[in-house]
Description:
The RNA shown here (transfer RNA) has 71 nucleotides and comes from a Candidatus Komeilibacteria bacterium. The organism belongs to Candidatus Komeiliibacteriota, within Bacteria. The sequence was found in a public genome assembly. It matches the Rfam family "tRNA". The family's RNA type in Rfam is transfer RNA.

C1' cells in the first nucleotide's frame, strides 16, 4: 500500500428493515444465625459521520479501531 473479517450492557455472545435479547456481573429484596446457592424484579448498549427507506443494529458510502492475509 492491497484486500477480508470483526465492532451490540461492564463481560462473553444473539438479533438480516418494524418496541434491542440472553447469559454472567452489579443493586435491591425474599429465604437463612451469618455465609453461599436459589427465587423475585431492577439498572445497564447497536464505534463514528452520511446516505436510501414511512421505518436502519439491520441494506449502501466513507471514516475510526483491533484482528488475519498479500505486497
Nucleotide at each position: 500500500g492491497c484486500g477480508g473479517a470483526u465492532g451490540u450492557a461492564g463481560u462473553a455472545c444473539a438479533g438480516u428493515g418494524g418496541u434491542a435479547g440472553u447469559a454472567c456481573a452489579c443493586c435491591u429484596g425474599c429465604u437463612u444465625c451469618c455465609c453461599a446457592a436459589g427465587c423475585a424484579a431492577g439498572c445497564a448498549a447497536c464505534g463514528c459521520g452520511g446516505g436510501u427507506u414511512c421505518g436502519a443494529u439491520u441494506c449502501c458510502c466513507g471514516u475510526c479501531a483491533u484482528c488475519c492475509g498479500c505486497u